c-di-GMP-I riboswitch aptamer from a Desulfobacterales bacterium, 88 nucleotides, folded computationally. The sequence was found by an Rfam model in a public genome assembly. Its Rfam family is "c-di-GMP-I riboswitch aptamer". From the family's description: GEMM was predicted in a large-scale screen for bacterial structured RNA regulatory elements.
RNA sequence: AGCUCGAAAAGGCAAACCGCCUGAAAAGGUGGGACGCAAAGCCACUGGCCUUAAUCCUGGGGGAAGGAAAGGCAGCAGGGUUGCCGGG
Numbered sequence: 001a002g003c004u005c006g007a008a009a010a011g012g013c014a015a016a017c018c019g020c021c022u023g024a025a026a027a028g029g030u031g032g033g034a035c036g037c038a039a040a041g042c043c044a045c046u047g048g049c050c051u052u053a054a055u056c057c058u059g060g061g062g063g064a065a066g067g068a069a070a071g072g073c074a075g076c077a078g079g080g081u082u083g084c085c086g087g088g
Base pairs, nucleotide, nucleotide: 003088004087005086006085012037013036017032018031019030020029021028022027035075041081042080043079045078046077047076048073049072050071055068056067057066058065
């Protein structure tokens, strides 16, 4: 330096839930809180899942209604990329 592994230690992240804020919603931010995590760091490229205010499509006299992400989820999986500690 590369590959590989995660028993201990150091350090790290933080689900549910609660307060406040943003959003139409899904969800996100922040403080509290820890279910878990060896990439639970980062990137929506592929599949998947969630949402439907505006926009588009269907529909209609108008509205309602239905459909589509360009809105989200990286703590659903794959892929890409960077990386701490320790063992081999």